[in-house]
RNA sequence: AGGAAACUCCGGAGAAUCUCACGGUCCACCGUGAGUGCCGAAGGUGCAAGGCGACAGCCGAAUCUCUCAGGCAAAAGGACGGAGCAGAAUGA
Repeated sequence: AGGAAACUCCGGAGAAUCUCACGGUCCACCGUGAGUGCCGAAGGUGCAAGGCGACAGCCGAAUCUCUCAGGCAAAAGGACGGAGCAGAAUGA
C1' cells in the first nucleotide's frame, strides 16, 4: 500500500395478540404442551451457468427454493444496507 474478521451506532420486511388442555389465587393476565392456519430475512436444504470425473457421480450463487430449524401484537431477534472503529490475508 492493501483492506478480511470482530466490535459499536443507525435503518431494517413478512406472517393467528388463532383454538384447546394443564398450571400459577384459574374473570383477566402469564407460562407450558398440543392442534390448525400462515411467513421467510438468523442458521440449514436444493441447484443454473461453468468446472472436475474413475462416467457411478462430485463441486458449484442468490433476498431464488424447501420450510428441518426459526418466526406470526409489542419487545427481542433479524438477512441486508449505511457510518465509525479495527486492522487479517496479500503485494512492494